[in-house]
């Protein structure tokens, strides 16, 4: 890079740097923004996809194996508004599996 699966109405902000647009693309709204947005960095936090632990239970008994709930937080991710909303497009983001 390609392909597949899952999720995207819950939750969680301060500081520093920068300096003009940002919120995926189109249209229409709306919101944030020089009282410094967006982005980047640091710290803090949120969550629980992967991971680790536990393990009711399934496996007729035993066993191989599987495994709900729960706990932790090592790898990611996320921390204005439902991916901001509606229509269009069938795009995007994140995680995981495969190759």
């Nucleotide at each position: 890079a390609c392909c597949c699966c899952a999720u995207c109405c819950a939750g969680a902000g301060c500081g520093g740097u920068c300096g003009a647009g940002a919120g995926u693309c189109c249209u229409g709204g709306c919101u944030c923004c020089a009282u410094g947005a967006c982005a980047c960095c640091g710290c803090a936090g949120c969550a629980a996809c992967c991971u680790g632990c536990c393990g009711a239970c399934c496996g007729g008994c035993c066993g191989a194996g599987g495994g709900a709930c729960g706990c932790a937080a090592g790898g990611u991710g996320c921390u204005c508004a439902c991916g901001c909303c509606a229509g269009g497009u069938u795009c995007g983001a994140u995680g995981g599996a495969g190759c």
About this RNA
Predicted 3D model of a 99-nucleotide RNA (SAM riboswitch aptamer (S box leader)) from Promicromonospora citrea. Lineage of the source: Bacteria > Actinomycetota > Micrococcales > Promicromonosporaceae > Promicromonospora. The coordinates come from a structure-prediction model, not an experiment, and the mean pLDDT is 84. It was read from a public genome assembly, where an Rfam model found it. Its Rfam family is "SAM riboswitch aptamer (S box leader)". Its family is annotated with regulation of gene expression in the Gene Ontology.